Description: Predicted 3D model of a 97-nucleotide RNA (Bacterial small signal recognition particle RNA) from a Phycisphaerales bacterium. The coordinates come from a structure-prediction model, not an experiment, and the mean pLDDT is 84.
RNA sequence: GGCCGGGCCCCCUGGGUGGGUGGCUCGUGAACCUGGUCAGGGCUUGAUCGCAGCAGCCAUAAGCGUCGUCAUCUACGCCGCGGGAGUCCUGGUCGCC
Repeated sequence: GGCCGGGCCCCCUGGGUGGGUGGCUCGUGAACCUGGUCAGGGCUUGAUCGCAGCAGCCAUAAGCGUCGUCAUCUACGCCGCGGGAGUCCUGGUCGCC
């Protein structure tokens, strides 16, 4: 000095990891101003039926939570695909002095 690599740098892109947000699933969840069923009691009736309806129970709204799951946003001196340019660093090989 030539050739072939690698590092660093730029663009693109896949995966992964961390965090945020939303949906789904599940849970919880209303003294009364949600629903259903309405003990008791109340009203009504000659009586039955009936009426409204508190508690309780059941189901849920808003809300809160959610191992998980899907989507999305973002960060990463994580792992990779493709492309690009070098003053630089580095390895191999060949040649010359």

The model forms 96% of the base pairs in the Rfam consensus. It matches the Rfam family "Bacterial small signal recognition particle RNA". For this family Rfam cites "Prediction of signal recognition particle RNA genes" (Regalia et al., Nucleic Acids Res, 2002). By type it is a non-coding RNA gene. The family is grouped with related families in Rfam's "SRP clan". Lineage of the source: Bacteria > Pseudomonadati > Planctomycetota > Phycisphaerae > Phycisphaerales.